[in-house]
RNA sequence: UAAUGGAGAGUUUGAUCCUGGCUCAGAACGAACGCUGGCGGCGCGUUUUAAGCAUGCAAGUCGAACGAUAGAACUACUUCGGUAGUUUGAAAGUGGCGAACGGGUGAGUAACACGUAGAUAAUCUGCCUCUGUGUUGGGGAUAGCUCAUGGAAACAUGGGGUAAUACCGAAUACGAUCUUGAAGCUAGCAAGGCUUCAAGAAGAAAGGUGCUACGGCAUCGCACAGAGAUGAGUCUGCGGCUCAUUAGUUAGUUGGUAAGGUAACGGCUUACCAAGGCAAUGAUGAGUAGCCGGCCUGAGAGGGUGACCGGCCACACUGGGACUGAGACACGGCCCAGACUCCUACGGGAGGCAGCAGCUAAGAAUCUUCCGCAAUGGGCGAAAGCCUGACGGAGCGACGCCGCGUGAACGAUGAAGGCCGAGAGGUUGUAAAGUUCUUUUCUCAGGGAGGAAUAACCAUGGUAGGGAAUGACCGUGGGAUGACGUUAACUGAGGAAUAAGCCCCGGCUAAUUACGUGCCAGCAGCCGCGGUAACACGUAAGGGGCAAGCGUUGUUCGGAAUCAUUGGGCGUAAAGGGUGCGCAGGCGGUUAUUCAAGCUUGAUGUAAAAGAUCCCGGCUUAACUGGGGGAAUGCAUUGGGAACUGGAUGACUAGAGUAUAAGAGGGGGAGUUGGAAUUCCAGGUGUAGGGGUGAAAUCUGUAGAUAUCUGGAAGAACACCGGUGGCGAAGGCGAACUCCUGGCUAUAUACUGACGCUGAGGCACGAAAGCGUGGGGAGCGAACAGGAUUAGAUACCCUGGUAGUCCACGCCGUAAACGAUGUACACUAGGAGAUGGGUGGUUGCAUUCAUUUCCGAAGCUAACGCAUUAAGUGUACCGCCUGGGGAGUAUGCUCGCAAGGGUGAAACUCAAAGGAAUUGACGGGGGCCCGCACAAGCGGUGGAGCAUGUGGUUUAAUUCGAUGAUACGCGAGAAACCUUACCAGGGCUUGACAUAUAUAGGAAUAGUGUAGAGAUAUACUAGCUGCUUGCAGUCUGUAUACAGGUGCUGCAUGGCUGUCGUCAGCUCGUGCUGUGAAGUGUUGGGUUAAGUCCCGCAACGAGCGCAACCCCUGCUAUCUGUUACCAGCAUGUAAUGAUGGGGACUCAGAUGGAACUGCCGGUGACAAACCGGAGGAAGGUGGGGACGACGUCAAGUCAUCAUGGCCCUUAUGUCCUGGGCUACACACGUGCUACAAUGGUCGGUACAAAGCGCAGCGAGACGGUGACGUCAAGCGAAUCGCAGAAAGCCGAUCUCAGUACGGAUUGGAGUCUGAAACCCGACUCCAUGAAGUUGGAAUCGCUAGUAAUCGCGCAUCAGCAUGGCGCGGUGAAUACGUUCCCGGGCCUUGUACACACCGCCCGUCACACCACCCGAGUUGGGGGUACCCGAAGUCGCUAGUCUAACCAGUAAUGGGGGACGGUGCCGAAGGUAUGCCUGGUAAGGGGGGUGAAGUCGUAACAAGGUAGCCGUACCGGAAGGUGCGGCUGGAUCACCUCCUUU
Repeated sequence: UAAUGGAGAGUUUGAUCCUGGCUCAGAACGAACGCUGGCGGCGCGUUUUAAGCAUGCAAGUCGAACGAUAGAACUACUUCGGUAGUUUGAAAGUGGCGAACGGGUGAGUAACACGUAGAUAAUCUGCCUCUGUGUUGGGGAUAGCUCAUGGAAACAUGGGGUAAUACCGAAUACGAUCUUGAAGCUAGCAAGGCUUCAAGAAGAAAGGUGCUACGGCAUCGCACAGAGAUGAGUCUGCGGCUCAUUAGUUAGUUGGUAAGGUAACGGCUUACCAAGGCAAUGAUGAGUAGCCGGCCUGAGAGGGUGACCGGCCACACUGGGACUGAGACACGGCCCAGACUCCUACGGGAGGCAGCAGCUAAGAAUCUUCCGCAAUGGGCGAAAGCCUGACGGAGCGACGCCGCGUGAACGAUGAAGGCCGAGAGGUUGUAAAGUUCUUUUCUCAGGGAGGAAUAACCAUGGUAGGGAAUGACCGUGGGAUGACGUUAACUGAGGAAUAAGCCCCGGCUAAUUACGUGCCAGCAGCCGCGGUAACACGUAAGGGGCAAGCGUUGUUCGGAAUCAUUGGGCGUAAAGGGUGCGCAGGCGGUUAUUCAAGCUUGAUGUAAAAGAUCCCGGCUUAACUGGGGGAAUGCAUUGGGAACUGGAUGACUAGAGUAUAAGAGGGGGAGUUGGAAUUCCAGGUGUAGGGGUGAAAUCUGUAGAUAUCUGGAAGAACACCGGUGGCGAAGGCGAACUCCUGGCUAUAUACUGACGCUGAGGCACGAAAGCGUGGGGAGCGAACAGGAUUAGAUACCCUGGUAGUCCACGCCGUAAACGAUGUACACUAGGAGAUGGGUGGUUGCAUUCAUUUCCGAAGCUAACGCAUUAAGUGUACCGCCUGGGGAGUAUGCUCGCAAGGGUGAAACUCAAAGGAAUUGACGGGGGCCCGCACAAGCGGUGGAGCAUGUGGUUUAAUUCGAUGAUACGCGAGAAACCUUACCAGGGCUUGACAUAUAUAGGAAUAGUGUAGAGAUAUACUAGCUGCUUGCAGUCUGUAUACAGGUGCUGCAUGGCUGUCGUCAGCUCGUGCUGUGAAGUGUUGGGUUAAGUCCCGCAACGAGCGCAACCCCUGCUAUCUGUUACCAGCAUGUAAUGAUGGGGACUCAGAUGGAACUGCCGGUGACAAACCGGAGGAAGGUGGGGACGACGUCAAGUCAUCAUGGCCCUUAUGUCCUGGGCUACACACGUGCUACAAUGGUCGGUACAAAGCGCAGCGAGACGGUGACGUCAAGCGAAUCGCAGAAAGCCGAUCUCAGUACGGAUUGGAGUCUGAAACCCGACUCCAUGAAGUUGGAAUCGCUAGUAAUCGCGCAUCAGCAUGGCGCGGUGAAUACGUUCCCGGGCCUUGUACACACCGCCCGUCACACCACCCGAGUUGGGGGUACCCGAAGUCGCUAGUCUAACCAGUAAUGGGGGACGGUGCCGAAGGUAUGCCUGGUAAGGGGGGUGAAGUCGUAACAAGGUAGCCGUACCGGAAGGUGCGGCUGGAUCACCUCCUUU
């Protein structure tokens, strides 16, 4: 000194990163709507319908241009009727100027309309300014007026007469104009222009007023010229919309010559001649639109917009046209046509608010029929003045911007009320009340600025000129006029007095609680809330934000780097054209000179004002406004520079190319030839099958197949070599040989000299399938047929088989045409192979060029990955993308014989769709491992009868729960009553039970009687306690709070439990890796029952689990020793630890020991560990138990208990009696007993453990066949009892039968428990003697003291056990092994799953709704072309009629000119025909989208159960299937090749 300037968030997922859309926070508005509303200032106010308009006003003025006059006043005369004159003077007329400005609107217009810079050497310009010269002399009319006529009116016609600054000749002509001639100047910008001289020609005028000495002067006008100013016309460069699904367009079109026309150039117009003009740098067409200064937004670049204010343009009911004029083709003028409205006497007329107000309609929506010319400005006038809806003001509207106020200070008992509450309190809240104060605002009253400058006029000073006056110019002092306006501002009085709302409170986003509601009502900008505890709905309280406003809606920009110039991308997310050649275009090697287009630097002009910005100022401030400055990145003119780009000229060789000498090759085309195989034909041998499949069948074969041998025919394809090997632009190319031919590579030499790169359109090539014509046809093989499979099977499998596959010629032009990677060039570490060449050497090496494959550094990438063959770093050019679906569809165009290809939308709908990677889960993926998982065994279930539970059914009730594994001998470890929750009936209502208060009372209770099914009711009898003497306790009644609920929600919960699973897992800290989710650790090599241990390792440690610690059991030591024990000693008995005693043994119960891979050998990696052995009671966790990680199943339980919420309260509570839970056609689970001889029955006989017992166990004796009964000892138990264990063993019998098996069922008789065994108990005896002869498919348990088998005890319990929990006795078989089934663990892989495969998901069909496409038609709008008709009108022609001025003429008359008429060209509206574009509507047809839990299948995602997908063809209800070719964006296994490391 300059610069003042840039924020993000939510939403795809289980989580992550990325891509990508949707949404939000900001600002703005001519706004609208909802709720609310005190004041002032300054602004703004029909964005819709260029729709239609009642009424009033918006353009007039001049008597100093003109004539005449109504009326009024005065004077004179008068016949008293009036006449004359003077002054004044309307209305109207002639004439002049204005009316082309001012004001409105934005329909049209894509254009020189606008902006900007220029040109006019191609032009005009009234009024204004300056200069020059004039203003002479005549003439004829005509409005008004008057007299008539027509008409409803508008208005028109005729006669007469009149004026001018109206009109017309004539004279004059300084300039100016034209013609001719001559001379000179300028070379400037092309035609050219300028100056001077001479001659000639045609051309002017108007007066008014004032003064006067009457001569004239002055002034305002008038005429001809010149110059200026102002305004206008025309032309040009450049700039600014969309669509190519608009690609060709143009006939006055493009140019020339000539003429006409215009103020002026010009096809502006006409005739003739030529055939041009425009266009991919977008013509033409269609759509949309007034343009700009500016305004909004944005950091900017940009994007959007064109209200108000200012500049330009266009328009004035719609279309056309001219007239007048300086200026118009004229908003408040004219003519014509059309639509509409109005008047009418029906003949005819009138009108144009897109001026100001105002009205109607439309619409979400936009004001007063106001005041004034006081100011500013405009028109006219000499002036006074008149006119002015321009303008100045006021009114209405929170429409916007700005400012002010609705009070200030103090005030705690933190009042009351409200709300919340864990009941302490918190909050509203100093807020209120109250006290003191102030008065902006408000009400009333009062005086009261500035906007007013000056004009006329009066007075006066001066200047120049003049003979004077009027006059001209410059001053000075006076001098009328205010709509706003009851102005602003000020002063006084009064009194807190008159003044606060709106939105929000789940996240984004500042601010939370309660109640109500219960996927209802509703909210919502996005995500999403609401299904009984809603911070999301509604209300309240509280809080947050803004504030006379606050929200909502709409629109624009921003955020959005989401169209990316600044500033994006294209391997897999959307996106590289299938490939090449190549015109235009874009870009381009080295060097010299030159030019100066780009570029750069300076100067000049312009870029209006306003706005924006900076500074200063005026309203109290601000908004608002005044002055000054700077800027305005632009355009134009001009001077300089020459590095770079470009142009020109020349040179060079590194790019590119050519020639020669070599090389490799399935490159292409044509021809010839070959062998193997297949099928067929013929023949031989030969006999019963062959073929095919998961298994079969269709098929073939005794008419001789298959097999085998010989011979022949045909067509197609070329094994081995063969290879991430070769060639080609791609598609693609494979037997051999010959011919023709394209490209490539290295080296060397020579040559050309930038000839290059890319490439929109264009052209060519382009697998397979398909199409056309003609051949050919062996094999294969869409379609089709048959056989299988299947629920079906339009498929997969099989047997056949047509098009096709092959050839020739022609089309098609698409593929996952892929490296999903455009082409070219340059640069950026390496390593390893391969193919074809070269060079150097010591061959087994080195190096180099081209091609090809793999691994890797930097770098890049969202990651995966790429990495000298880039997806790295750069350059050039092309193609393509911009959320998913709709859809590569519709439509249009185009190509094709067709099939179809190319180009290619929208409505509507969703908030996602997607890429890569992560963790899980899953797979009819893989690897490793484990488990009574399979296998090997033993025994069962499923068949029978019974028991028990469940389902179902039934019922008044059959209470409830549990329901795959993980419900079903489960809750229930005992339903006759009770239990009991269910049903029927009968009762009670502070209750059967708890607490508290108040109150009354003295009972409660027991016994007896009566009624009743009982609950209950009632009667009688007996009957309170303590003391502080009216209290306490207790009980009963009454009342109030409350009790009570096995009522609901296990998906609101606690607790407890099941299951995966006693499976070996589940995690953390720190570190490291990764953008991150996450990973590592925990993977790997071994090993284990084990994430057990060892080794290795970017990991090092740790925790919960495993193991161990605990209990039981197995061995043993020590101690203790009764009720247990008894060896030795003693006593006793028929016998018994019976007794004394003992502490040895058994046993009991305390404390210890013992086992640790400790020892040896082997294997292993020197480890961990494993195998074997010794010793030992026990050997590798000795056996068993308790113990259950993180978690899963919204698993189970509100009926164990507890508990939130809801519900019932003379009932869903509670009491009682009876019934039910025990029903019974049936189905299932779990068991018992069996079917017998390894057995049954009978007799005899042996050996346990663990338990239990006083309302109990009960010895013993007696009775009974028995269940049991009676009496009764002992024992609260190592003492007594239950208590005889049974299988076993010994013996007898039965002899294979529905039996001497089996015991159901039934009859009879009893026992026991219990108030009570009818519904509904157990047991006993006698009798009866069912099914059942080993059990289909299927399925369960068990690996050792286990299975199997045998009995015993206990809990519950009055009684009732085949169930449950325990105890011991006897006591096996088998395990080769891990292929398979099931479950689990670890690693890995795929995934479109994450509610996690019981997942996800596709298509048809049916129903409803929505938008769209086609559509016979029908109905509008717009443009074009051809023709018809042809108004007004300009222009031209015409001599029919008429004709004042001028000319000729004495005149008549004629001439010139004019008017009217006629006519020609053009020509609006209209009509006809035709085709184009674009809307509305439509029977019917079509697909698409969206919907609640519809139907059929299951196509895709895992190897998705036939790998999927692409193109094409055929077929099929549908997804789809099959054929041919292609791709990997396919899993798995094997092989091959290559690479890395040691």